c-di-AMP riboswitch aptamer (ydaO/yuaA leader) from a Victivallales bacterium, 170 nucleotides, folded computationally. The sequence was found by an Rfam model in a public genome assembly. Its Rfam family is "c-di-AMP riboswitch aptamer (ydaO/yuaA leader)". Its family is annotated with regulation of gene expression and cyclic-di-AMP binding in the Gene Ontology. Its mean pLDDT, the model's own confidence on a scale to 100, is 77.
[in-house]
C1' cells in the first nucleotide's frame, strides 16, 4: 500500500432543476459572470397500427302514448358547457353569492383518489399539501424526426428490516 472480516458514528431535504470544456469579460492571481458546446435528467410537437367520433336547460308548436298528468320523438328561438399542456395539487361533501334552470364564482372540509416526510428500498405508525402557470379555438397514442427547460424553496414524525457509501479503530 492492496484486500477481507469485524465494532462504532455519520450519511441535509422539495424539485428534472446538475456536471464538464474551452472562449470572451472583471481581476495580478484565486475566484466571479455572460454567451456557447458536449454529457446527464426532464417537458412538448410529430406516421402506419390501434383508439375516438358529445350534451344539458328554460320558453313554444307539432306527433305518439295515456282516463289524465308526467313521458318519448322532432321544428324553431334563447341560455350554458370549447380543447389541451406543465405540476401530486383530481374528485366529492358543506355554506354563501348569481341565476327560473342548466350552470358560474367564492370560502371551507379531508370522505375518495394523488404526493412529500432528510442515503436508498419495504412494512407500519403519525403529519403536511392539496396550490399556481401556460397555449389560444388547436394537438389521441405513435418510430424517425423537430423543439424547449435545467428554476425556485427550504431545514418534515418515530419504529423495524435489508442495503450502499465516508471516517476512526481491531
Nucleotide at each position: 500500500u492492496u484486500c477481507a472480516a469485524u465494532u462504532c458514528a455519520c450519511c441535509g431535504c422539495c424539485u428534472a432543476a446538475a456536471c464538464c470544456a474551452g472562449u470572451c469579460c472583471g481581476c495580478g492571481g484565486a475566484c466571479g459572470g455572460a454567451a456557447u458546446g458536449g454529457u446527464a435528467c426532464g417537458g412538448g410537437g410529430g406516421a402506419c397500427c390501434c383508439g375516438a367520433a358529445a350534451u344539458c336547460c328554460c320558453g313554444u308548436g307539432g306527433u305518439c302514448a295515456u282516463a289524465a298528468u308526467g313521458g318519448a320523438c322532432u321544428g324553431c328561438g334563447g341560455g350554458g358547457c370549447g380543447g389541451g399542456g406543465c405540476g401530486c395539487a383530481u374528485g366529492g361533501g358543506a355554506u354563501c353569492u348569481g341565476g327560473c334552470a342548466a350552470c358560474a364564482g367564492a370560502u371551507u372540509u379531508a370522505c375518495a383518489g394523488g404526493a412529500c416526510u432528510a442515503c436508498u428500498u419495504c412494512c407500519a405508525u403519525a403529519g403536511u399539501c392539496a396550490a399556481g402557470c401556460c397555449c389560444g379555438u388547436c394537438a389521441g397514442c405513435u418510430a424517425a424526426c423537430c423543439u424547449c427547460g435545467u428554476c425556485g424553496g427550504c431545514a418534515u414524525u418515530u419504529g423495524g428490516a435489508a442495503g450502499a457509501g465516508u471516517g476512526a479503530g481491531u